Description:
A computed fold for a 74-nucleotide RNA from a Balneolaceae bacterium, annotated as transfer RNA. The sequence is in RNAcentral, with records from ENA. The coordinates come from a structure-prediction model, not an experiment, and the mean pLDDT is 81. Rfam family: tRNA. Its family is annotated with triplet codon-amino acid adaptor activity in the Gene Ontology.
RNA sequence: GCCAGUGUAGCUCAGUUGGUAGAGCAACGGUUUUGUAAACCGUCGGUCAUCGGUUCAAAUCCGGUCACUGGCUC
Numbered sequence: 001g002c003c004a005g006u007g008u009a010g011c012u013c014a015g016u017u018g019g020u021a022g023a024g025c026a027a028c029g030g031u032u033u034u035g036u037a038a039a040c041c042g043u044c045g046g047u048c049a050u051c052g053g054u055u056c057a058a059a060u061c062c063g064g065u066c067a068c069u070g071g072c073u074c
Base pairs, nucleotide, nucleotide: 001072002071003070004069005068006067007066010025011024012023013022019056027043028042029041030040031039049065050064051063052062053061
């Protein structure tokens, strides 16, 4: 330099050929316990990497940029 993939909650990841974004763990509160842990119930948490475009409507489609991973080449 070329090609491909990935980027979504603090972490690990879902998200069905476009229609109001979810789970588990973590955190916080409660029940239980002499207390801690565990268990159970609940709550909080997101400009969906970023900038544009298409659309009535974009995490999803198109283009640019950035970061990371893999392959090829020198």